[in-house]
RNA sequence: GGGUCUGUAGUUUAGUGGUAAAACGAUGGUCUCCAAAACCAUUGACGGGAGUUCGAUUCUCUCCAGACCCG
Repeated sequence: GGGUCUGUAGUUUAGUGGUAAAACGAUGGUCUCCAAAACCAUUGACGGGAGUUCGAUUCUCUCCAGACCCG
């Protein structure tokens, strides 16, 4: 330099055009002499920009970050 893939919550993963889901985590509460466990509630995310579309996490372009392959 060329090419392929990935980017969603604090973490790990779903979601392939129509209200973004779950587990773990964190916080508060119930229980307990205390703590753990259990139960209840709360919390919090689509890498940036542009385009297509009535509507974009999803499709297209570009940039950014990472992984891999070729040279």

Record summary:
Predicted 3D model of a 71-nucleotide RNA (transfer RNA) from a Patescibacteria group bacterium. Its Rfam family is "tRNA". Rfam describes the family as follows. Transfer RNA (tRNA) molecules are approximately 80 nucleotides in length. The organism belongs to Bacteria candidate phyla, within Bacteria. Model confidence (mean pLDDT): 83 of 100. The same sequence occurs in records of 2 taxa. RNAcentral holds the sequence, with entries from ENA.